A computed fold for a 350-nucleotide part of an RNA from an uncultured bacterium, annotated as small-subunit ribosomal RNA, central domain.
RNAcentral holds the full RNA, with entries from ENA, Greengenes and SILVA.
Its mean pLDDT, the model's own confidence on a scale to 100, is 85.
Context: one part of a larger RNA
RNA sequence: CUGGGUGUAAAGGGAGCGUAGACGGUUUGACAAGUCUGAUGUGAAAUUCCAGGGCUUAACCCUGGACCUGCAUUGGAAACUGUCGGACUAGAGUGUCGGAGAGGUGAGUGGAAUUCCUAGUGUAGCGGUGAAAUGCGUAGAUAUUAGGAGGAACACCAGUGGCGAAGGCGGCUCACUGGACGAUAACUGACGUUGAGGCUCGAAAGCGUGGGGAGCAAACCAGGAUUAGAUACCCUGGUAGUCCACGCCGUAAACGAUGAGUACUAGGUGUUGGGGAGCAAAGAUCUUCGGUGCCGUCGCAAACGCAGUAAGUACACCACAUGGGGAGUACGUUUGCAAGAAUGAAACUC
Numbered sequence: 001c002u003g004g005g006u007g008u009a010a011a012g013g014g015a016g017c018g019u020a021g022a023c024g025g026u027u028u029g030a031c032a033a034g035u036c037u038g039a040u041g042u043g044a045a046a047u048u049c050c051a052g053g054g055c056u057u058a059a060c061c062c063u064g065g066a067c068c069u070g071c072a073u074u075g076g077a078a079a080c081u082g083u084c085g086g087a088c089u090a091g092a093g094u095g096u097c098g099g100a101g102a103g104g105u106g107a108g109u110g111g112a113a114u115u116c117c118u119a120g121u122g123u124a125g126c127g128g129u130g131a132a133a134u135g136c137g138u139a140g141a142u143a144u145u146a147g148g149a150g151g152a153a154c155a156c157c158a159g160u161g162g163c164g165a166a167g168g169c170g171g172c173u174c175a176c177u178g179g180a181c182g183a184u185a186a187c188u189g190a191c192g193u194u195g196a197g198g199c200u201c202g203a204a205a206g207c208g209u210g211g212g213g214a215g216c217a218a219a220c221c222a223g224g225a226u227u228a229g230a231u232a233c234c235c236u237g238g239u240a241g242u243c244c245a246c247g248c249c250g251u252a253a254a255c256g257a258u259g260a261g262u263a264c265u266a267g268g269u270g271u272u273g274g275g276g277a278g279c280a281a282a283g284a285u286c287u288u289c290g291g292u293g294c295c296g297u298c299g300c301a302a303a304c305g306c307a308g309u310a311a312g313u314a315c316a317c318c319a320c321a322u323g324g325g326g327a328g329u330a331c332g333u334u335u336g337c338a339a340g341a342a343u344g345a346a347a348c349u350c
Stems, first nucleotide, its partner, number of pairs: 005320002007304002012318001014201004021194003025088007033081002035077008048066007091191001092188003095184004103177007110154001115149007125136002162169002206248006215242002221237004259317001261315004267295011299306002323350003332343004
C1' cells in the first nucleotide's frame, strides 16, 4: 500500500446548507470522445523466447521465426459510457385542501413556593446532625396572620407522548415565523444523491461590556465538626456564577458510542398524527400513508446482539482507523481578549 474494515476491539466528522468533484430515471435521433474491430506505417540492432546450424561439448557464435502488449494515420460498428437535440412521468419540486405539535423569535401576563421588609398575635427557644457545634434569637427569633418587594423556575396534566438538522424545546395569551405529515393529482419535467474546501448553527462551563441577584452555589473562601491529619465527605454561612441584553468562545460519554441517500427482504404486538371502507351516528372492525417503541424468522455477527427505524442484501458519495506508551504532547501554522481550540509529528520504549 492492498485485501479487508469503522455499535462495544483502532476507526462516523457535534449538526445542517451547499461549491468543485464523483455518481445518476424511462424513451428516441444524431455524433463517434471513451469502447470494439480491420488495414498501413512505425515500434533500431543486440538482449529474451522458440526452431535449426557452427566450434569434439558447453559457455559462446550464426540463421530464421515469434515478441516488442505501444504510438500515429486511415476504413468501419453503435450495445454501453459520453456530448448535443426531441419526448415522457414512476425520482424531485410546486399548487390546492386539511389537521397535529414543549419547533423558533419577540411582547404581555398568572398562580404556588422560597427569601426579605413592615405590622399584629405570642414566648424561649429555633436550626442542624450519626452525635454535635459554629450560626440565628429577650434589641423578641422560630411558629402564625395580614400587607408589600423582588428574582428565578413553571407542580398536577406528563406518556420508551410530541416537535426540531443537531445542540435542544414544557404555566398561559397574542404577534411574526420555519419544517414535517395526510389527501388531491392541477403544474414543472430529472430540476436528483452525496459533498473535499467554504459558510451557518452548536449543551454546560468560561470570557468582555452593561444590568439583575430570590433560591442554589465553585473558591488553597470563612467558621464548626469528623480525623493521626482532613486543603474532603457532614453542618452553618458565602462570592463568582446561575438570570437578562449585546458580543466572543466552539468544546462534551455533542451517544443510538451506529454518516447521509435510494431500493429490496417472514411475521406479531403497543403507541402517535392523518386518510379511506362499512354503519343513521358512536364504539369495536378492516385497510392505507407518516412517526415512535417492544418481540421475533431469514440473514449477519468474535460474541453480546442487530433484525423493514438493520449491525441483512445491493448501489453511488463523503469522513475516519492501521499495535500500546510517548501524545492529542512538541514544533510550525491558523484562530481567540484570554482560557484555549483546530491541524498534528518524531526520537525513545514495550